């Protein structure tokens, strides 16, 4: 220094719910809130689930805090 790993320390993010707003909707944004998270940072490529219309088997959208994968990052005891 790198990879793996995850004690400690400094921090970080923010589920459900509520309020306001956007959207046909899934859901998203902000505030409050904290269930939890070592990437709960980012990416919709693959799978999965959800929504929409429509129509005979396909289309568009949503969810990375569903899984895989890609990519970037803080710390350094064992």
């Nucleotide at each position: 220094c790198a990879u793996a790993c995850u004690a400690a320390a400094a921090g970080g993010c923010a589920a459900a719910a509520u309020c306001a707003g956007g959207g046909u909707g899934a859901c998203c944004u902000g505030a409050u809130g904290a269930c939890g998270c070592a990437a709960a940072g980012c990416c919709a490529c693959a799978g999965a689930u959800c929504c929409a219309a429509a129509a005979c088997u396909a289309u568009g959208g949503a969810u990375g805090g569903c899984u895989g994968g890609g990519u970037u990052g803080c710390a350094g005891a064992a």

This is a predicted structure of a 78-nucleotide RNA (c-di-GMP-I riboswitch aptamer). The prediction has a mean pLDDT of 87. It was read from a public genome assembly, where an Rfam model found it.